[in-house]
RNA sequence: AUGUGGCUCUGGAGAAGCUCAAGGAUGAGUACCGAAGGUGCAAGGCGGCAAAUGCUGCUGAAUCUCUCAGGUAAAAGGACAGAGUGUAUA
Numbered sequence: 001a002u003g004u005g006g007c008u009c010u011g012g013a014g015a016a017g018c019u020c021a022a023g024g025a026u027g028a029g030u031a032c033c034g035a036a037g038g039u040g041c042a043a044g045g046c047g048g049c050a051a052a053u054g055c056u057g058c059u060g061a062a063u064c065u066c067u068c069a070g071g072u073a074a075a076a077g078g079a080c081a082g083a084g085u086g087u088a089u090a
Base pairs, nucleotide, nucleotide: 006085007084008083009082010081011080016030018029019028020027021026031072032071033070037068038066040064044059045058046057047056048055049054
């Protein structure tokens, strides 16, 4: 100096403090949200078929998409961003 992941600190959005049952822990239901995790794919890449502009398989990113998971007062969690720290490599 660069790269990678870890740890610490700071910032960090959205959506019912809904309904029913129960003494309560909690359970069930409806609606809603996307920023843990997970699903899906565009160009491109690698192939197959075909006379052929064509058809087709695999691969293929995200804050996009789905809403499985998670979430819908606070707390916790939280993608991502900044700072610090330590480690590895040249």
The prediction has a mean pLDDT of 78. This is a predicted structure of a 90-nucleotide RNA (Glycine riboswitch aptamer). Its Rfam family is "Glycine riboswitch aptamer". Rfam links the family to the GO term glycine biosynthetic process. The model forms 89% of the base pairs in the Rfam consensus. It was read from a public genome assembly, where an Rfam model found it.